[in-house]
Context: one part of a larger RNA
């Protein structure tokens, strides 16, 4: 609890779709619910306020008036909001023609490299480190050549480059498929924005079942280092890392910045398109649209900084914060196979 805020001080849900709700473009007609104005009734007395009066004064008391934010009825007003009808095209969408892309799913496939196996050559070391040792090797290693197996990842291109709502996406080919952008027209005619619940997606690790297992590698073992060394370094090495299906639902899920719309000096890169100019043609140059970077004006900011991709100027909707610790914990609920997730206090203390 009126408010003030949410890049870094507490605070933007990890992200989409969307129900209720809230909010919503131009013109016009009707209505008069909200709104505004008038009238009438009511709004007890006392109290409060004002003017008088009574107790010697005051407190107190008496008389009168005013006020009474309100409610009801009624008569009007019609700018705005609402409701009902009509209409429009600029918001939104559909169609047409182009266009870029690691957007997604499935199948097939290439080369390099690591490891292992077989064979050849060849001989005493190899490997590893700060230095070593464990380890491997005369049962022939390392090195080198040929052949084979298997799994995972895709050098160069490659880029503050692209795509996606986010998580994320990178060899090649094919099939299926989502979204964006540009241009000029045609069509629908406000169909829009946001979004409590809900629902779907959601890195890594982890879990279940079944495969697979090359590399790397928690745990574990050994060797070193050290006062110790349950570590850092080395040699090995199992889960896991990979695939299918199902679960989990969390991250510094970050731009630590919710979404939408409008407006507000500029300079300079880059990506995708369109137009103009120019040219034999491609460039160059100019303009527009959409994205993505750097710098910076005004303005904002506690400062740092932000600055048309705003943290500027405004409107709408949602989420969240309210001193530190206790604590994102306990209890309870919901979800989960579990791990745990989510919702979420208090005592006490400073």
């Nucleotide at each position: 609890u009126u408010g003030g805020g949410c890049g870094u001080a507490a605070a933007g849900c990890g992200g989409g779709u969307g129900u209720a709700g809230g909010c919503g473009g131009g013109c016009u007609u009707a209505u008069a619910a909200g709104u505004c104005a008038g009238a009438u009734g009511u709004g007890a007395a006392a109290u409060c306020c004002c003017a008088g009066g009574g107790c010697u004064u005051a407190a107190c008391c008496c008389u009168g008036g005013a006020a009474g934010u309100g409610c009801a009825u009624u008569u009007g007003a019609u700018a705005c909001u609402g409701u009902a009808g009509g209409u429009c095209u600029u918001g939104a969408g559909u169609g047409u023609g182009g266009u870029a892309g690691a957007g997604g799913u499935u199948a097939c496939u290439g080369g390099a490299a690591u490891u292992c196996c077989u064979g050849g050559u060849g001989u005493a070391g190899u490997g590893g480190u700060g230095a070593a040792a464990u380890a491997c090797g005369u049962a022939g290693a390392u090195a080198u050549c040929a052949g084979g197996a298997g799994g995972a990842a895709u050098a160069c291109c490659g880029g503050a480059g692209g795509c996606g709502a986010a998580a994320g996406c990178g060899g090649g080919u094919a099939a299926c498929u989502g979204g964006g952008c540009c241009a000029a027209c045609a069509c629908u005619g406000a169909c829009g924005c946001u979004g409590a619940g809900a629902u779907c997606c959601g890195a890594a690790a982890g879990c279940g079942u079944g495969g697979g297992g090359a590399u790397c590698a928690a745990a574990c073992a050994g060797g070193a280092u050290u006062a110790g060394a349950u570590a850092c370094c080395c040699u090995g090495g199992u889960a896991g890392u990979c695939c299918a299906c199902g679960c989990u639902g969390u991250a510094a899920a970050c731009g630590a910045u919710g979404g939408a719309u409008a407006c507000u000096u500029g300079u300079u890169g880059u990506u995708a398109g369109a137009g103009g100019u120019a040219u034999u043609g491609a460039c160059c140059c100019c303009u527009c649209u959409a994205g993505u970077g750097a710098c910076g004006u005004a303005g904002c900011u506690a400062a740092c900084g932000c600055g048309a991709u705003a943290a500027g100027u405004a409107u709408c909707c949602c989420g969240c914060c309210u001193g530190g610790g206790g604590a994102g914990u306990a209890c309870g609920g919901u979800c989960g196979c579990a791990a745990g997730a989510u919702u979420a206090a208090a005592a006490c203390u400073c």
Notes:
Predicted 3D model of a 350-nucleotide part of an RNA (small-subunit ribosomal RNA, central domain) from an uncultured bacterium. Its Rfam family is "Bacterial small subunit ribosomal RNA". The coordinates come from a structure-prediction model, not an experiment, and the mean pLDDT is 89.